RNA sequence: AGACCGGGAGAGACUAGACUUAGCGCCGAAGGGGAAGCAAGAACUCUCAGGCAAAAGGACCGGUUU
Numbered sequence: 001a002g003a004c005c006g007g008g009a010g011a012g013a014c015u016a017g018a019c020u021u022a023g024c025g026c027c028g029a030a031g032g033g034g035a036a037g038c039a040a041g042a043a044c045u046c047u048c049a050g051g052c053a054a055a056a057g058g059a060c061c062g063g064u065u066u
Stems, first nucleotide, its partner, number of pairs: 001066007012024001014023003025052003031048001032046003
């Protein structure tokens, strides 16, 4: 570093048209961008992407294995 398993948050299951588009509000824990700073890092910051019932995804943590 990869794979598998388990745990895993936040925010409208909104409104209108419509047969799948737009609008407003909001979240931050895939990813991505960013100032200051000696340097590095970030769980800081921005929301481009993503997300706002469930499902899926999910930083991070633990176990097994190569």
This is a predicted structure of a 66-nucleotide RNA (Glycine riboswitch aptamer) from a bovine gut metagenome. Its Rfam family is "Glycine riboswitch aptamer". Its Rfam clan is "Glycine riboswitch clan". Rfam links the family to the GO term glycine biosynthetic process. The sequence is in RNAcentral, with records from MGnify. The prediction has a mean pLDDT of 76.